[in-house]
Source information: SAM riboswitch aptamer (S box leader) from Belliella kenyensis, 102 nucleotides, folded computationally. The coordinates come from a structure-prediction model, not an experiment, and the mean pLDDT is 82. The sequence was found by an Rfam model in a public genome assembly. Of the family's consensus pairs, 97% are formed in the model.
RNA sequence: GAUUUAUAAAGAAGAGGUGAGAGAACAGGCUCAAUGACCCUCUGGCAACCAUCAUCCCCAAAUGAAAGGUGCCAAACCCUGCCCAUUAGGGAACUAUAAAUU
Numbered sequence: 001g002a003u004u005u006a007u008a009a010a011g012a013a014g015a016g017g018u019g020a021g022a023g024a025a026c027a028g029g030c031u032c033a034a035u036g037a038c039c040c041u042c043u044g045g046c047a048a049c050c051a052u053c054a055u056c057c058c059c060a061a062a063u064g065a066a067a068g069g070u071g072c073c074a075a076a077c078c079c080u081g082c083c084c085a086u087u088a089g090g091g092a093a094c095u096a097u098a099a100a101u102u
Base pairs, nucleotide, nucleotide: 001102002101003100004099005098006097007096008095013043014042015041016040017039021032022031023030026081027080028079029078044073045072046071049069050068052065053064054063055062082091083090084089
C1' cells in the first nucleotide's frame, strides 16, 4: 500500500516553541487564526479497538477496571455534494481509526 470487519451527533486542555495560514482532497458554504490558529515538544486528560486484570469452578459472553499497544482531546467525518424522502430523516460513497489477513 491492498482486502475484510467494526466504529465515527458522546467524551477529553494547559504550558513552552514556532509564526501564517488552518479545518484530508475538489467545489460551494461556514468556522478557527497575530487576544498566535495549524504544526512540534512536554505535561495532563478522554475513550475502551487490541492486550491485560477482576467478577465467574473453567471457557465464552456480559459488566467493570485502566499501569501496556494504538487512537483521540473546536465545530456531526464542521456542513452540503450521490440515492430515497414533501420535510424531518434514512442509506451509500469518501475519509479517519482499530483489529485481522496479505